[in-house]
RNA sequence: GUUUCCGUAGUGUAGCGGUUAUCACGUGAGUCUAACACACUCAAGGUCCCGGUUCGAGCCCGGGCGGAAACA
Numbered sequence: 001g002u003u004u005c006c007g008u009a010g011u012g013u014a015g016c017g018g019u020u021a022u023c024a025c026g027u028g029a030g031u032c033u034a035a036c037a038c039a040c041u042c043a044a045g046g047u048c049c050c051g052g053u054u055c056g057a058g059c060c061c062g063g064g065c066g067g068a069a070a071c072a
Stems, first nucleotide, its partner, number of pairs: 001071007010025003018055001027043005048064005
């Protein structure tokens, strides 16, 4: 340099154009315990940025930024 892929809670992940955006770990609170741990219940926390299409975009399109792989 060319091609392809990826970007979603703190971390890792799922998500037919339409419900309140999923799950696990982690965090906080409660129950339990003499206490801790485990377990159970609840809660907080997220769509890389800009623009476009659409009645409606995490998803489709364009540009940008960042990352990975292959080739050179």